[in-house]
Notes:
Fluoride riboswitch aptamer (crcB RNA motif) from a Bryobacterales bacterium, 63 nucleotides, folded computationally. The coordinates come from a structure-prediction model, not an experiment, and the mean pLDDT is 76. The organism belongs to Bryobacterales, within Bacteria.

RNA sequence: AUAGAAGCAGGCGUUGGGGUUCGCCUUGAACCGCCCGGAUGGGCAGAUGACUCCUACGAUCAC
Numbered sequence: 001a002u003a004g005a006a007g008c009a010g011g012c013g014u015u016g017g018g019g020u021u022c023g024c025c026u027u028g029a030a031c032c033g034c035c036c037g038g039a040u041g042g043g044c045a046g047a048u049g050a051c052u053c054c055u056a057c058g059a060u061c062a063c
Stems, first nucleotide, its partner, number of pairs: 009026005016054006033044004
């Protein structure tokens, strides 16, 4: 220096935070949404990977 294995830990899963859980990655990584279109451009779902709580935003109703 390279390769492999194990342990601990960390990071990530399209818009914030907490808890639980699942998956992925080991820093040249995981990941960084989809559809139409040659391009300009146009359209669509969602604060979750999944569940739940809080917060932000939006709609309706009541006080």